[in-house]
Molecule: transfer RNA
Organism: uncultured bacterium
RNA sequence: GGGGAAGUAGCUCAGUUGGUAGAGCAUCACGUUCGCAACGUGAGGGUCGGCGGUUCGAAUCCGCUCUUCUCCA
Numbered sequence: 001g002g003g004g005a006a007g008u009a010g011c012u013c014a015g016u017u018g019g020u021a022g023a024g025c026a027u028c029a030c031g032u033u034c035g036c037a038a039c040g041u042g043a044g045g046g047u048c049g050g051c052g053g054u055u056c057g058a059a060u061c062c063g064c065u066c067u068u069c070u071c072c073a
Stems, first nucleotide, its partner, number of pairs: 001072007010025004019056001027043005049065005
């Protein structure tokens, strides 16, 4: 220098014929208990790595770019 993969909640990940951003764990509150754990119910938490483009509408399509992994040179 070139090819490929990944980047979404605190963590691990889902979400692809473009149409309301989700799950588990964790955190907080309540219930249950003498108390803790476990269990149950609920809540908070993300402008989807960044910028721009296409579109009525983009996590999703296109371009550039950043980081990590990998292959080739």